Large-subunit ribosomal RNA, domain II from Prunus persica, 683 nucleotides, folded computationally. RNAcentral holds the full RNA, with entries from SILVA. Its Rfam family is "Bacterial large subunit ribosomal RNA". The prediction has a mean pLDDT of 82. Taxonomically the source falls in Prunus (Eukaryota, eudicotyledons, Gunneridae, Rosales).
Context: one part of a larger RNA
RNA sequence: GCCGGCGACUCAUAGGCAGUGGCUUGGUUAAGGGAGCCGUAGCGAAAGUGAGUCUUCAUAGGGCAAUUGUCACUGCUUAUAGACCCGAACCUGGGUGAUCUAUCCAUGACCAGGAUGAAGCUUGGGUGAAACUAUAAGGAGGUCCGAGCCGAUUGAUGUUGAAGAAUCAGCGGAUGAGUUGUGGUUAGGGGUGAAAUGCCACUCGAACCCAGAGCUAGCUGGUUCUCCCCGAAAUGCGUUGAGGCAUAGCAGUUGACUGGACAUCUAGGGGUAAAGCACUGUUUCGGUGCGGGCCGCGAGAACAGUACCAAAUCAAGGCAAACUCUGAAUACUAGAUAUAACCUCAAAAUAACAGGGGUCAAGGUCGGCUAGUGAGACGAUGGGGGAUAAGCUUCAUCGUCGAGAGGGAAAUAGCCCGGAUCACCAGCUAAGGCCCCUAAAUGACCGCUUAGUGAUAAAGGAGGUAGGGGUGCAGAGAGAGCCAGGAGGUUUGCCUAGAAGCAACCACCCUUGAAAGAGUGCGUAAUAGCUCACUGAUCGAGCGCUCUUGCACCGAAGAUGAACGGGGCUAAGCGAUCUGCCGAAGCUGUGGGAUGUAAAAAUGCAUCGAUAAGGGAGCGUUCCGCCUACAGGGAAGCACCCGCGCGAGCGGCGGUGGAUGAAGCGGAAGCGAGAAUGCCAGC
Repeated sequence: GCCGGCGACUCAUAGGCAGUGGCUUGGUUAAGGGAGCCGUAGCGAAAGUGAGUCUUCAUAGGGCAAUUGUCACUGCUUAUAGACCCGAACCUGGGUGAUCUAUCCAUGACCAGGAUGAAGCUUGGGUGAAACUAUAAGGAGGUCCGAGCCGAUUGAUGUUGAAGAAUCAGCGGAUGAGUUGUGGUUAGGGGUGAAAUGCCACUCGAACCCAGAGCUAGCUGGUUCUCCCCGAAAUGCGUUGAGGCAUAGCAGUUGACUGGACAUCUAGGGGUAAAGCACUGUUUCGGUGCGGGCCGCGAGAACAGUACCAAAUCAAGGCAAACUCUGAAUACUAGAUAUAACCUCAAAAUAACAGGGGUCAAGGUCGGCUAGUGAGACGAUGGGGGAUAAGCUUCAUCGUCGAGAGGGAAAUAGCCCGGAUCACCAGCUAAGGCCCCUAAAUGACCGCUUAGUGAUAAAGGAGGUAGGGGUGCAGAGAGAGCCAGGAGGUUUGCCUAGAAGCAACCACCCUUGAAAGAGUGCGUAAUAGCUCACUGAUCGAGCGCUCUUGCACCGAAGAUGAACGGGGCUAAGCGAUCUGCCGAAGCUGUGGGAUGUAAAAAUGCAUCGAUAAGGGAGCGUUCCGCCUACAGGGAAGCACCCGCGCGAGCGGCGGUGGAUGAAGCGGAAGCGAGAAUGCCAGC
């Protein structure tokens, strides 16, 4: 891992509700039996009173009452108990352990070989004697090197190992606080510890065994057959509360009452969006300028001035969640009006309208019983927080997912379309699409785009290109090009070394002329030189400036190639218009099933996605009762095949098997497995 078996809402006693049944001359006792219990009247603390009573001065108001079965069985649910099952770490009590290991006690054992060479002592030198010195001999040491022995520093191997701690190669101690045999001591709220919370039998921040004990677990996991109907919540308030609970909300089921829902119209209140500045604040510029500053004058009082600050006011212009002289759309409240389908009155037929009755659909209010939920997610709109950041966070109003399959968005819970009863090799559409992958237009018509823009992005930049508006010049010839002129007073004055159109400053005149600046740029030391403005000739029809719209361009840097789904496309791109077609479990068609419509039948109408949860109807297993069939002429069991039922399942022929056992009607449960790192067995 697979297969097989076992494996979880039970039993008892009480309460509530529902259903069924008995009696209701009230009910009720295992045989008999009565007492008792429940019910038949309540109210008040009570005396008490009584269809009323209590409060009270009150016959003012208010509270409660003005009624009601009971006994069983079954189901659901609550309480008490282990209470759906498995699961702790712990705590307490009583015992068992020192054959492992820690310390200690008693008694024994062991330590190859080599090195170093303390004290004291010998002999010589030395001294007055010593000290001192040399030498021989000596053999000290938690001394040195190194086997056994004890340990465990490094690396590799091993890691379902040869081994629940080892092997290999090296390593440390090795006469000592050494190692070790045997016997004994200390016991768990304890011992022992050269101290690591170490060790106390592979167990140690408190050993192990048994018991309390099925401890408790607001936590995790698991919880077994079928079909049908309905179908949530992730919110408020409270909580030593926040992943739990109580209550309200939302669900199911069962009653009672009511008559509408949606829509349209009418009437309301409001102070949001917007807007505004009349208030409260805030704010810019200008005018007038209280008051102040500075300054002048004066002995002082005062007076005068001011390109300073500035109250208040006037004119113009802004801002506001906690401003409002104003003020919507929605939403909310109330009222009125009208209404769908079918049947019938209903006729010889057709059509239309009005009316009466019934049914269905659908809304609301109040109860009984029983739940689940109380982690929500994203999208849109209106806000708060944040950075007008977040697949961020927190509210409000909706939608979808959650609990929703199908089609589209390449893939993609929350986006778009649309809500799956079943079958069909039928049709029509939605969103989205129609060159190929890939179902359907290589469709029509009018424009735009040249960037592969399409098929990612801003400020900003630009004679891209196609439109629209304004304005100026132009056959008395515009604009571009080419030819020619572009002069004189004058080198104006000033300044300067110089300043001559062209360093700087002032002025910017006059003349000749078709026109020509006291000069637009280059240039020179200064001149010179080139050029422009301006004018003529040539040419011959449009040329400038500005605003604006559409689509394009640059701006544009990331780690495999990877930003149309791909091929590929100049439309198969973008913007209008038009006609077709494709396209879903949507709608229709044909056929079948189920639910609701009090029960049954027919017909009609409506309905049949679904998690948690609720309700209904059934299938099957074991045992028991009644009925009792069948069976060695072959029971149960086993496997194949066939048939029936929406399904759980049921039936049958032949085969195998060799002795038990089915249907029907009831009853009772150790009653249904795929999951619990489930348990046991096998492979």